A computed fold for a 478-nucleotide part of an RNA from a marine sediment metagenome, annotated as small-subunit ribosomal RNA, 3' major domain.
Model confidence (mean pLDDT): 84 of 100.
[in-house]
Context: one part of a larger RNA
RNA sequence: UGACGGGGACCCGCACAAGCGGUGGAGCAUGUGGCUUAAUUCGACGCAACGCGAAGAACCUUACCAGGACUUGACAUAUAUGGAAAAACCCUUGGAAACUUGGGUGUGUCUUCGGACGCCAUAUACAGGUGGUGCACGGUUGUCGUCAGCUCGUGUCGUGAGAUGUUGGGUUAAGUCCCGCAACGAGCGCAACCCUUGUCCUAUGUUACCAGCGGUUCGGCCGGGGACUCAUAGGAGACUGCCGAGGUUAACUCGGAGGAAGGUGGGGAUGACGUCAAAUCAUCAUGCCCCUUAUGUCCUGGGCUGCACACGUGCUACAAUGGCCGGUACAACGGGUUGCAACGGAGCGAUCCUGAGCGAAUCUCUUAAAACCGGUCCCAGUUCGGAUUGGAGUCUGCAAUUCGACUCCAUGAAGUUGGAAUCGCUAGUAAUCGCGAAUCAGCAACGUCGCGGUGAAUACGUUCCCGGGUCUUGUACA
Numbered sequence: 001u002g003a004c005g006g007g008g009a010c011c012c013g014c015a016c017a018a019g020c021g022g023u024g025g026a027g028c029a030u031g032u033g034g035c036u037u038a039a040u041u042c043g044a045c046g047c048a049a050c051g052c053g054a055a056g057a058a059c060c061u062u063a064c065c066a067g068g069a070c071u072u073g074a075c076a077u078a079u080a081u082g083g084a085a086a087a088a089c090c091c092u093u094g095g096a097a098a099c100u101u102g103g104g105u106g107u108g109u110c111u112u113c114g115g116a117c118g119c120c121a122u123a124u125a126c127a128g129g130u131g132g133u134g135c136a137c138g139g140u141u142g143u144c145g146u147c148a149g150c151u152c153g154u155g156u157c158g159u160g161a162g163a164u165g166u167u168g169g170g171u172u173a174a175g176u177c178c179c180g181c182a183a184c185g186a187g188c189g190c191a192a193c194c195c196u197u198g199u200c201c202u203a204u205g206u207u208a209c210c211a212g213c214g215g216u217u218c219g220g221c222c223g224g225g226g227a228c229u230c231a232u233a234g235g236a237g238a239c240u241g242c243c244g245a246g247g248u249u250a251a252c253u254c255g256g257a258g259g260a261a262g263g264u265g266g267g268g269a270u271g272a273c274g275u276c277a278a279a280u281c282a283u284c285a286u287g288c289c290c291c292u293u294a295u296g297u298c299c300u301g302g303g304c305u306g307c308a309c310a311c312g313u314g315c316u317a318c319a320a321u322g323g324c325c326g327g328u329a330c331a332a333c334g335g336g337u338u339g340c341a342a343c344g345g346a347g348c349g350a351u352c353c354u355g356a357g358c359g360a361a362u363c364u365c366u367u368a369a370a371a372c373c374g375g376u377c378c379c380a381g382u383u384c385g386g387a388u389u390g391g392a393g394u395c396u397g398c399a400a401u402u403c404g405a406c407u408c409c410a411u412g413a414a415g416u417u418g419g420a421a422u423c424g425c426u427a428g429u430a431a432u433c434g435c436g437a438a439u440c441a442g443c444a445a446c447g448u449c450g451c452g453g454u455g456a457a458u459a460c461g462u463u464c465c466c467g468g469g470u471c472u473u474g475u476a477c478a
Stems, first nucleotide, its partner, number of pairs: 001478002003475003007472007015462002019425005026316008034307002042053002064302007073126001077125007088105004094099001108117003128291002131289003138284001139280003142276001144274001149188006155164003168179003194268004199236007209225002213223003239262001242256005305444001318418001322377006334365003339358002344353003384415001389410007431454007
């Protein structure tokens, strides 16, 4: 100087408390451990691994296993020699395919007519490796933590390590600002500048809108309008600016006015010096080591989906604030040409037939659901719950047996609110309801990332648990 303390003082955080809803019990989904296996590819392991890499394992993916094949190789560059056109397409033998046998069509571009580019074969250099080492590295990422800290120059003090500044008194979300002070300044962080949302103004009105006027098939549909909504640009607006009180005449705090918004308005992006030899050699890149008729490459089939069990994360429930039936209302974000698909028709349905329109503020996905109105059920393992199983189908795709999703009929399991323990959340939040998208032929999505609808309760307070910050103190630790 740090680090640590079941030392002290002060302060903060859904850290506790106050509340609301869960997890832990059940069934299923998913990840992991373990076991099994020819293989169940690999990585991730307290917080910070475990719906994680994987925004999508039937083949492919695929790295694993079995079997069948290849050896200058599936891919790149160069040289030498030789070849004919090569490539490509079609038929065909064997085969599970890779590959292979035979046949046919075919005869590239430039040219100074020497040849060059391109192609095939052989040979040699070499290719190739998701093989090892993340404890050799780059790059990227997590975490403490969006915590308020981390440092430097000059000066001063100290023999020196170092100290000071950065400590102190106030204050703040903040090393934020004010005052003081052997310090004076500065940098990286904080804040602001950026995006979005909330109000208004101006401009422009199509594909958006429709107040007033006219028409109307009653649909902004038409004429028309430029008000409104909305869209796209550009501005205004919030700064403790104004008033009062407190405060050291300060910083600032509290209350008020005006205002759409008030003291950082809400949300996001943004992550200092560093810590964990944290993670990643399987995104990529890369040193060294290793393989080279195989640890490389191609193919078929299997596996990654295996199941006595254990754990994590979720979904659905156990019901009446509910289930079922009928009627009926209101969104936003997004996607669409190998696509989204209306209307009409068939089917109980998944879906099918047809195919208008739309590269989309125009057409379409797209009827949002909870809510509301009416009816029924009457507290039961039920008209709750839907697992499991049997049968019949639909769709995607060469192909649904291992191993897809969905539909219909039948079946109707556990489950009556969950031990010890444990998690999230402070407002348009929790809870609850549906919708969209990426990946994607299809889908194991109940996941993830977004979007809107309905919409709470509680916070006395900081004694305690956890984490963090500043000062101080002890130390046989560095």
The RNAcentral record of the full RNA draws on SILVA.